């Protein structure tokens, strides 16, 4: 350095519900909160799911699987 992830160290991030606000909607925002996570950091690139209009398009969702780029630490 790489691979890989410890009963390690420093911190990180937030499932669902609550309240507010945006959107037809799926959903998405900021507070509270803590299911979880070794990338739950970032990109719709494949595949799914799912929503809207109506037949052929538009949109969600990376914490649903894979792919790509980055990053923290150093047991075995």
């Nucleotide at each position: 350095g790489a691979u890989c992830g410890a009963u390690a160290a420093a911190g990180g991030c937030a499932a669902a519900c609550u309240c507010a606000c945006c959107g037809c909607g799926a959903g998405g925002u900021g507070a509270g909160c803590a299911c979880g996570c070794a990338a739950a950091g970032c990109c719709a690139g494949a595949g799914g799911u799912c929503u809207c209009c109506a037949c052929g398009g538009a949109g969600a969702c990376g914490g649903c699987u894979c792919g790509g780029c980055u990053g923290c630490c150093g047991a075995a």